Record summary: RNAcentral holds the full RNA, with entries from Greengenes. A computed fold for a 474-nucleotide part of an RNA from an uncultured bacterium, annotated as small-subunit ribosomal RNA, 3' major domain.
Context: one part of a larger RNA
RNA sequence: UGACGGGGGCCCGCACAAGCGGAGGAGCAUGUGGUUUAAUUCGAUGAUACGCGAGGAACCUUACCCGGGCUUGAAGGUGAGACGAAUAUAUGGGAAACCAUAUAGCCUACGGGCGUCUUGCUAGGUGCUGCAUGGUUGUCGUCAGCUCGUGCCGUGAGGUGUUAGGUUAAGUCCUGCAACGAGCGCAACCCCUACUAAUAGUUACCAGCACGUUAAGGUGGGAACUCUAUUAGAACUGCCUACGCAAGUAGAGAGGAAGGUGGGGAUGACGUCAAAUCAGCACGGCCCUUAUGUCCGGGGCUACACACGUGCUACAAUGGCAUAUACAGAGGGCAGCUACUCGGUGACGAGAUGCUAAUCUUAAAAGUAUGUCUCAGUUCGGAUUGGAGUCUGAAACUCGACUCUAUGAAGUUGGAUUCGCUAGUAAUCGCGCAUCAGCCAUGGCGCGGUGAAUACGUUCCCGGGCCUUGCACA
Numbered sequence: 001u002g003a004c005g006g007g008g009g010c011c012c013g014c015a016c017a018a019g020c021g022g023a024g025g026a027g028c029a030u031g032u033g034g035u036u037u038a039a040u041u042c043g044a045u046g047a048u049a050c051g052c053g054a055g056g057a058a059c060c061u062u063a064c065c066c067g068g069g070c071u072u073g074a075a076g077g078u079g080a081g082a083c084g085a086a087u088a089u090a091u092g093g094g095a096a097a098c099c100a101u102a103u104a105g106c107c108u109a110c111g112g113g114c115g116u117c118u119u120g121c122u123a124g125g126u127g128c129u130g131c132a133u134g135g136u137u138g139u140c141g142u143c144a145g146c147u148c149g150u151g152c153c154g155u156g157a158g159g160u161g162u163u164a165g166g167u168u169a170a171g172u173c174c175u176g177c178a179a180c181g182a183g184c185g186c187a188a189c190c191c192c193u194a195c196u197a198a199u200a201g202u203u204a205c206c207a208g209c210a211c212g213u214u215a216a217g218g219u220g221g222g223a224a225c226u227c228u229a230u231u232a233g234a235a236c237u238g239c240c241u242a243c244g245c246a247a248g249u250a251g252a253g254a255g256g257a258a259g260g261u262g263g264g265g266a267u268g269a270c271g272u273c274a275a276a277u278c279a280g281c282a283c284g285g286c287c288c289u290u291a292u293g294u295c296c297g298g299g300g301c302u303a304c305a306c307a308c309g310u311g312c313u314a315c316a317a318u319g320g321c322a323u324a325u326a327c328a329g330a331g332g333g334c335a336g337c338u339a340c341u342c343g344g345u346g347a348c349g350a351g352a353u354g355c356u357a358a359u360c361u362u363a364a365a366a367g368u369a370u371g372u373c374u375c376a377g378u379u380c381g382g383a384u385u386g387g388a389g390u391c392u393g394a395a396a397c398u399c400g401a402c403u404c405u406a407u408g409a410a411g412u413u414g415g416a417u418u419c420g421c422u423a424g425u426a427a428u429c430g431c432g433c434a435u436c437a438g439c440c441a442u443g444g445c446g447c448g449g450u451g452a453a454u455a456c457g458u459u460c461c462c463g464g465g466c467c468u469u470g471c472a473c474a
Base pairs, nucleotide, nucleotide: 001474002473004470005469007468008467009466010465011464012463013462015458016457019421020420021419022418023417026313027312028311029310030309031308032307033306034304035303042053043052064299065298066297067296068295069294070293076122077121078120079119080118081117082116083115087104088103089102090101091100092099093098106113107112124288125287127286128285129284133282134281135277136276137275138273140271145184146183147182148181149180150179151160152159153158164175165174166173190265191264192263193262195233196232197231198230199229200228201227205222206221209220210219211218236259239253240251241250242249243248315414319373320372321371322370323369324368325367331362332361333360336355337354340351341350342349343348380411385406386405387404388403389402390401391400427450428449429448430447431446432445433444
C1' cells in the first nucleotide's frame, strides 16, 4: 500500500421487511449428471454451466460408430509430358460411393478455346494445447469509481490531490484545505415513447356537401380529424413558499401533455477470475499424411433402475362445456400469403381470385350475453395406449407434426428450503417473427389486450461503495 475481520461509523441495492405470484410434491417437454452402448460426437460446471454453443439432429447437418470405396485426393490455381477429343447416353456389378465396358460426338476470326490421364508444386485435419495467442464474451456492475502531469511532504515503499463539513442517482455539486490542473468513467449529446405546431395527403382518414348500399369511405369530393414521416417547439428546480452560507432539499404549490434523471433502450472506466471460446473465425508450436484426410450406405447424437436444473399443463365453480357476439399492436408473404366457393366430422383437399403489399392476405384470446354442470377423482385433469387417417419429404421402423375415434394414469395446492417482481410493473390472455421442406417450440426474441397488492422502516440475512481501526496474510 492492499486484502481480510463472527472490528467500528456513514450510505445504497427487490438485500431484508410489507405484499402478490411461483419453484420444491404430480404428469409431460427440455438440458445436464450418471449408467448403458459398436457409437450414445464435442464444448460449457458455485454465483458467472445445466430450454447454454444449437435462431430447427429422420437423410443431410455430423464432428461419433459399423461396413464399403478413393489416395495430388471433396474445392481452386499452376508448370511439364502424353492422349484425342470436351461431353452425353446406354449396359453390367453394387446398398450407395464407386468399378468395368460400349456407342455417338466440337467451335474457330487459324492466334486459340474446351477435356482426360501421368508427374510435380500448392493440399487437407471439428487432431492437441484457451496455461503460447488475436479477436469476441461472461462476471463484479451502469457499481462510482480508476488514474496522470506539475508542485509539496517522506531516507524510502509511498502520501497529498481523491481526505474533511454538507449534498447528490453519481469522485454530482458547494464550502474548506499544499495543492493546482487534467484524463478515462458519471451526466449530456443518440434512438423509441408521452404533448403541440408547420409542411405533405396515397394505398391511410371521412367532419361538412352530394350520390349510393341489405351492409360498407363503396363513389364524386375534402385536407378538418386519425394516421403516416420530415422539420421545429416544449422541462430548465425556470417561477412561488419554507429551510439553508452555498450546493441543494421539501411542498396534496402554480402553470403544464409531461416535474424534478418524465418512462424505456443503446451506451459497461482501470481492472478481477492464467474465467469462457484453438468446434465461428484467425494464428504460434506439436502431431497424422494409402490416414487423425476424404466419399458413400446404414446406425447413433432420441438409449434409461436413477439424481438435479429450467419450463409447460393441471389439481377446478373468479371454473369446465355449448351457442351467439366485440375490440389490438408489431411483424411476415412469390418455390410465398391466400380472400371466396365446393368436398370432408376433422387434419386437409379441389377449384378460383387479389397481392412483390399503409392497397391483397395472414388474423386474436381472455372479454360480453344466454344456457348447462353442482363439488364428485367429476362434463376437473389430460398422461398413456389401441384403431383409422392428413400433410411435408426420395424416405416418417429406429426418430416428425397434426386430425378423428376409443382409452382416461398421476394429480384434491405440494416438507425443509428457495425464486421473481415497486406500475402500465407483477399476474393473466392471446398474436407475430427468426431458424425452417416438415418439426419434436411448452424454447428464444418481440407485440399488444385486461390489469393489481405493498413498501412502517434499515435491527437482521446477502452483495456493494466511502472513511477509520486491528492484523501472525501478500
About this RNA
Its mean pLDDT, the model's own confidence on a scale to 100, is 80.